[in-house]
Predicted 3D model of a 496-nucleotide part of an RNA (small-subunit ribosomal RNA, 5' domain) from an uncultured Oscillospiraceae bacterium. Its Rfam family is "Bacterial small subunit ribosomal RNA". Its family is annotated with structural constituent of ribosome and ribosome in the Gene Ontology. Its mean pLDDT, the model's own confidence on a scale to 100, is 83.
Context: one part of a larger RNA
RNA sequence: GAACGAACGCUGGCGGCAUGGAUUAGGCAUGCAAGUCGAACGCUCAUCUUCGGAUGGGAGUGGCGGAAGGGUGAGGAACACGUGAAUAAUCUGCCCCCAAGUUGGGAAUAACUUGCCGAAAGGUAAGCUAAUACCGAAUGUGGUUGUUUUUCCGCAUGGGAAAACAACUAAAGAUUUAUUGCUUGGGGAUGAGUUCGCGUCCCAUUAGCUAGUUGGUAGGGUAAUGGCCUACCAAGGCCGAGAUGGGUAGCUGGCCUGAGAGGUCGAUCGGCCACAUUGGGACUGAGACACGGCCCAGACUCCUACGGGAGGCAGCAGUGGGGAAUAUUGCACAAUGGACGAAAGUCUGAUGCAGCGACGCCGCGUGAGGGAAGAAGGUUUUCGGAUUGUAAACCUCUGUCCUAGGGGACGAAACAAAUGACCGGUACCCUGGGAGGAAGCCACGGCUAACUACGUGCCAGCAGCCGCGGUAAAACGUAGGUGGCGAGCGUUGUCC
Numbered sequence: 001g002a003a004c005g006a007a008c009g010c011u012g013g014c015g016g017c018a019u020g021g022a023u024u025a026g027g028c029a030u031g032c033a034a035g036u037c038g039a040a041c042g043c044u045c046a047u048c049u050u051c052g053g054a055u056g057g058g059a060g061u062g063g064c065g066g067a068a069g070g071g072u073g074a075g076g077a078a079c080a081c082g083u084g085a086a087u088a089a090u091c092u093g094c095c096c097c098c099a100a101g102u103u104g105g106g107a108a109u110a111a112c113u114u115g116c117c118g119a120a121a122g123g124u125a126a127g128c129u130a131a132u133a134c135c136g137a138a139u140g141u142g143g144u145u146g147u148u149u150u151u152c153c154g155c156a157u158g159g160g161a162a163a164a165c166a167a168c169u170a171a172a173g174a175u176u177u178a179u180u181g182c183u184u185g186g187g188g189a190u191g192a193g194u195u196c197g198c199g200u201c202c203c204a205u206u207a208g209c210u211a212g213u214u215g216g217u218a219g220g221g222u223a224a225u226g227g228c229c230u231a232c233c234a235a236g237g238c239c240g241a242g243a244u245g246g247g248u249a250g251c252u253g254g255c256c257u258g259a260g261a262g263g264u265c266g267a268u269c270g271g272c273c274a275c276a277u278u279g280g281g282a283c284u285g286a287g288a289c290a291c292g293g294c295c296c297a298g299a300c301u302c303c304u305a306c307g308g309g310a311g312g313c314a315g316c317a318g319u320g321g322g323g324a325a326u327a328u329u330g331c332a333c334a335a336u337g338g339a340c341g342a343a344a345g346u347c348u349g350a351u352g353c354a355g356c357g358a359c360g361c362c363g364c365g366u367g368a369g370g371g372a373a374g375a376a377g378g379u380u381u382u383c384g385g386a387u388u389g390u391a392a393a394c395c396u397c398u399g400u401c402c403u404a405g406g407g408g409a410c411g412a413a414a415c416a417a418a419u420g421a422c423c424g425g426u427a428c429c430c431u432g433g434g435a436g437g438a439a440g441c442c443a444c445g446g447c448u449a450a451c452u453a454c455g456u457g458c459c460a461g462c463a464g465c466c467g468c469g470g471u472a473a474a475a476c477g478u479a480g481g482u483g484g485c486g487a488g489c490g491u492u493g494u495c496c
Base pairs, nucleotide, nucleotide: 001496003494004493006492007491008490009489010488013364014363015362016361017360019357020356027319028318030317031316032315035064036063037062040061041060043058044057045056046055047054048053071275072274073273081199082198083197084196085195086194087193090192091191095188096187097186098185099184100183101182102181103137105135106134112127113126114125115124116123117122142169143168144167145166146165147164148163149162150161151160152159153158173180174179201247202246203245208238209237210236213235214234215233216232217231218230219229220228250272251271252270253269254265256263257262277298278297279296280295281294300311301310302309303308328354330353331352332351336350337348338347339346340345367397368396369395370394377388378387379386380385401437402433403432404431405430406429407428411423440485441484442483443482444481445466446465447464451480452479453478454477455476461468462467
C1' cells in the first nucleotide's frame, strides 16, 4: 500500500447493488417450514332438491411424494475431495422410444357399530364393508435358471446373438368415452454404487506397525467386485520415497495479495462429502440405514391420577445464554422452480420481495456566478500590521436531492377470460414551491502533506519507530490557523 462476513470511537443526507451468528454442532417458549389425489375405494356430515339427484366438507383404506428443496461444518488426513480412467463386477421410481398383454376367481381388513381398559398417550374384544390394498388360478410375446448346439467379437477373467428342451414367472382398473393407468421385456436419458492412476497440512522430541492381519480354496451375503463375513490352509502384508502414533482441518471452482513465481484463506454463489440432542440398529422403498419416519440405550426438558407418557430449530422468524460482534416472531405464492392432481387447483419460511445495520462497493448531494468598505468578530503582533478571507453580508441565478399535486409502467401470458406480493401508486414523466432540510473525522518533530500563541513544568501526559516533557515544548493540553480524506474518518485485529 491492498484486502476483510470485521469490531470499537466520533460523526452521519439520499439512492442502487451486494452482504450480515465467524463465538456454545450450547439450551429452546410460540407460530409456520410436506403435502396432495374423489378421474383408485367404501363410509359419514352439511346445503340445495323437480325426491331422480347435485354440490361441498370430514376422518379412514390406497397411490405418489415425505431420500428433493432448506440448514450446518461437529466429525473425518480418507478414494472424503480434485482430476483422469474403469465397470466384460452393477442398479436406476418418475421421463422418452419400441414389442406384447391386461382372462377369470377368492379371502380379509381399516373406517363404521357395540362393549371393555386407561388420568392421558393410547389399547383391546366382537360384528359389518370396498378398492388400482391382499392371495391363488389361467395365458407366456417375453424374462430367469439349467442342459445341448451354432455363430460373432474382445480387453485378462470373458462378452453378445440365435435355436431346441425342461422348470419357474405377470397384470387394475378409472373416466366427461377424448384418454389415462397397470403388467412383461428391450433400448435411451438421468441419477447413483464400486474400483484404480496422480495430487492433497504439521510433528521423527512419534520407528517400528499388523491375527481377519496378507494371500489362497470353498461357501454365505450384496444391485455388484472384494476378508465384506464364515470355515479351512499357508505365513504373510506395511515401513526412512516416513508405516504406526499424535496434532490440526470439511474438500473444491475460487477469494485476497503479488510484476510474476509464490504466500494466506475456503464468508456469500456453484459442485462434492459428512451430520441432524449423544450412541447403536434395522424397516419400508427405485433410492435412506432417513433433519421436521420407526425401535433400543444415555443425558436433558415437559405432562402425570405416580401406573405411565411426550419432545428434539445445524429449516424460517424469534428467545434467553456465551460473545468485541452479526437482522423481522414481516408480505406473497404475482413470477421462477418443486410435490401431488386429467385438470381446476392445493401446498411450498424453496423462491420472489419488503424491514433492520454506512458492514462493503458504486453514484449523487449539502449549491452556482458576482461580490474589497479587504466589514465586524476571532487569533496574532515588532502595535505599523498580518491572518481567517471572496470567506461572510449583499446582488443575480439554478433545482440534483427535498416537498406538494397530476399522470404512470415493464416484470403476465402461457389460456378465451381472469390474475402483481413487493411492487406500488414504486421506477419514470409533467407542474408548482423553496438555498431552504443535509459535514464531519484525523493529523500538523522526522519518517509524512501541514505552525503559531497560551497553559503545564521529567508533572500531567504523548508514542508505530526514533523519541518528546526537568520554565521560552512547532512532539503534552487548549485555541487560532493549516494539511489530508470526506458521509465518512480514525483505531484495533488478521493476511499478503